[in-house]
Context: one part of a larger RNA
RNA sequence: UGCAUUCGGUGGAUGCCUUGGCGACAAGAGGCGAUGAAGGACGUGAUACGCUGCGAUAAGCGCCGGGGAGCUGCGAAUAAGCUUUGAUCCGGCGAUUUCCGAAUGGGGAAACCCACUCCGUAAGGAGUACCCGCAAGGGGGCGAACCCGGGGAACUGAAACAUCUCAGUACCCGGAGGAAAGGACAUCAACAGAGACUCCGCUAGUAGUGGCGAGCGAACGCGGACCAGGCCAGUGGCACAAGCGUAAGAACCGGAACCGUCUGGAAAGUCGGGCCAUAGCGGGUGAUAGCCCCGUACGGGUAGAAAGCGUUUGUGUCCUCGAGUAGGGCGGGACACGUGAAAUCCUGUCUGAACAUGGGGGGACCACCCUCCAAGCCUAAGUACUCCUUGUCGACCGAUAGUGAACAAGUACCGUGAGGGAAAGGUGAAAAGCACCCCGACGAGGGGAGUGAAAUAGACCCUGAAACCGGAUGCAU
Numbered sequence: 001u002g003c004a005u006u007c008g009g010u011g012g013a014u015g016c017c018u019u020g021g022c023g024a025c026a027a028g029a030g031g032c033g034a035u036g037a038a039g040g041a042c043g044u045g046a047u048a049c050g051c052u053g054c055g056a057u058a059a060g061c062g063c064c065g066g067g068g069a070g071c072u073g074c075g076a077a078u079a080a081g082c083u084u085u086g087a088u089c090c091g092g093c094g095a096u097u098u099c100c101g102a103a104u105g106g107g108g109a110a111a112c113c114c115a116c117u118c119c120g121u122a123a124g125g126a127g128u129a130c131c132c133g134c135a136a137g138g139g140g141g142c143g144a145a146c147c148c149g150g151g152g153a154a155c156u157g158a159a160a161c162a163u164c165u166c167a168g169u170a171c172c173c174g175g176a177g178g179a180a181a182g183g184a185c186a187u188c189a190a191c192a193g194a195g196a197c198u199c200c201g202c203u204a205g206u207a208g209u210g211g212c213g214a215g216c217g218a219a220c221g222c223g224g225a226c227c228a229g230g231c232c233a234g235u236g237g238c239a240c241a242a243g244c245g246u247a248a249g250a251a252c253c254g255g256a257a258c259c260g261u262c263u264g265g266a267a268a269g270u271c272g273g274g275c276c277a278u279a280g281c282g283g284g285u286g287a288u289a290g291c292c293c294c295g296u297a298c299g300g301g302u303a304g305a306a307a308g309c310g311u312u313u314g315u316g317u318c319c320u321c322g323a324g325u326a327g328g329g330c331g332g333g334a335c336a337c338g339u340g341a342a343a344u345c346c347u348g349u350c351u352g353a354a355c356a357u358g359g360g361g362g363g364a365c366c367a368c369c370c371u372c373c374a375a376g377c378c379u380a381a382g383u384a385c386u387c388c389u390u391g392u393c394g395a396c397c398g399a400u401a402g403u404g405a406a407c408a409a410g411u412a413c414c415g416u417g418a419g420g421g422a423a424a425g426g427u428g429a430a431a432a433g434c435a436c437c438c439c440g441a442c443g444a445g446g447g448g449a450g451u452g453a454a455a456u457a458g459a460c461c462c463u464g465a466a467a468c469c470g471g472a473u474g475c476a477u
Base pairs, nucleotide, nucleotide: 001476002475003474004473005472006471007470008469009468015462016426017425020397021396022394023393024392025391026390027389028388029386030385031142032141039100040099041098042055043054044053046078047077049075050074051073061094062093063092064091065090066089070082071081072080105114106113107112115128116127117126118125119124130139131138132137146177147175148174149173150172151171157164161211187194188193198225199224200223201222202221208216209215229378230377231376232322237317238316239315240314241313242312243311244310245309246308252300253299254298258273259272260271262269274291275290276280282294283293284292327351328350329349330348331347332346333345334344337363358373359372360371361370362369413420414419433461436448437447438446439445
C1' cells in the first nucleotide's frame, strides 16, 4: 500500500409519519368603498424580536345570548394578576378605530409639510377636493374568473410570400351584474306549416366559401334543458315604499353500550365472558378501542337584522304605434360567404320615400303567391365563472413530491428598476431535556451518576443506505 472480515466516523438516501398542498362534487356567497375600501405605515404587552389581534378606549371597551372552570394568543418563559358576584372562550349587535391610501382644505419625494373658517375659557371638535343634479341625493377607488362594448397586433400556417391564416385571439380602454348578453318576429318555412330568447346533442366537417391554396365553415330541420310574457291613459299591467303574517336559520345542548387474564415500559393486542347500535363515519388516548375521550345516528335550540314569499294600503306612469327613418349612390365593416350573380345587417359621406287603399322579407332582379309589421321600452328560468365560506370525497402528493411557500415565504437574498426568488419538517408516551461528581480554560468536548422501554432516542436528537475517511484482525507485497 492492496484485498477480505469487522468496528466506527462522515453523510442524509430509504422506510414510516403529516400540521401543508392538489383535484372533484354539493350547497352557500357573489361584492367592499366618502358612514373613508382594498392594501399599507406607525404604534399597541410587565418584559416584546417575528407572527397574530387590536388602534392613543390600542392581544382590547359595552350590551344581549351561549357556556361552566379555568384563564392572561403563537414561537416560549418568568413575574404579576383575573375568575362561580360566572372569567377565558363562542355567537350577535354596538363603541373606539392614529397616519397614508379613491384620499377629498393646499402641497407632496405615500404614511410628511403648510393652511383657512366656525364652535369652545382651554384641551379640543367640526368643516373646506372635483363631477352630475334645482334640490334631495349620487359618482370616484379596489376586487380571481365569468359578461358586454370601444380599439386591436405579431410570431405562426400557407413547407417562400403579398390576398388569406394565426384572430377579432393576445393586449389596452370603458362599463355592468350575480350572472351578463339576448329576447316576444318588418323571424323562418314552402303551398304543409312553425311560433320570443338562451344553452346542449345532432344535422355536418355537409351546403358553401377559399392565391378554389393553407384553410374557414353555416342554416333549415330534429332531439333535449328551461319555459312567460308585458308596457307606452287604464275596473288593468308594471315598478317602488310602508304595515301585517310566515318558512328556513347562530353560538350551543342532550346523545347508547366493558370487564377480567396474559405479554409488555405502556393494551386498544391475546385469551375468556358480556353489552349498545336510527350511533361499527372519523380522530385521540403510552401498540390495533363500536362500548376510555371527542364525536357519530337521531333529537332539541333561538336573538337581532336583512332578504324571499303571501296579503293590505299608498305613490309613480304623461297624449303613444315610432322620418332625416326605410331605401339608394360612393367607401368600409359584419354575416360560414375573401365583391362575387351577393341577397341580409351596420354606417363615414351625399341623398331620400310610402303611411295599412301602405310597407318589409322569401339570397341579383321581375311577376304571382306566402309570410311578417322596422325605425319605442322592459323581461325570470335554462347558460358562464370562483378571489371567498361550509361540508363531503379521492386507484391524488407525502418534504428533490405536493402550491414558490407543511418551518418568521412572496420571507432571506439578488436587481437602479420592472422583476427574479430560495433553502429549511420528525427527541420521547411524557421533558422525565442529564441533579450531583470528575478531566478541561469558571471553555468546547468528554467520562461517571441519574431519567427513560430505549440515550448508538441527548436536542447537529426516528430510521440511518452509498460515495468518502479511519481503527482492529487476517492475508499479500